Transfer RNA from a Minisyncoccota bacterium, 73 nucleotides, folded computationally. Rfam family: tRNA. By type it is a transfer RNA. Model confidence (mean pLDDT): 80 of 100.
RNA sequence: GGGCCCGUAGCUCAACUGGCGGAGCGCUAAAAUGGCAUUUUAGAGGUUGGGGGUUCAAGUCCCCCCGGGUCCA
Repeated sequence: GGGCCCGUAGCUCAACUGGCGGAGCGCUAAAAUGGCAUUUUAGAGGUUGGGGGUUCAAGUCCCCCCGGGUCCA
């Protein structure tokens, strides 16, 4: 330098043929306990890596850039 794959909550990952962004763990609060651990219930937390395009509608399709992995040179 070129090919391919990936980037979504603090972490690990979902999201069907483009149609309301979710789960587990973690975090916060409450209850149960003398306290811790644990359990239950509720809640907060997202510019879906950045920009642009297509579309009534984009995490999803197209282009450029950034970052990571892998292969070739």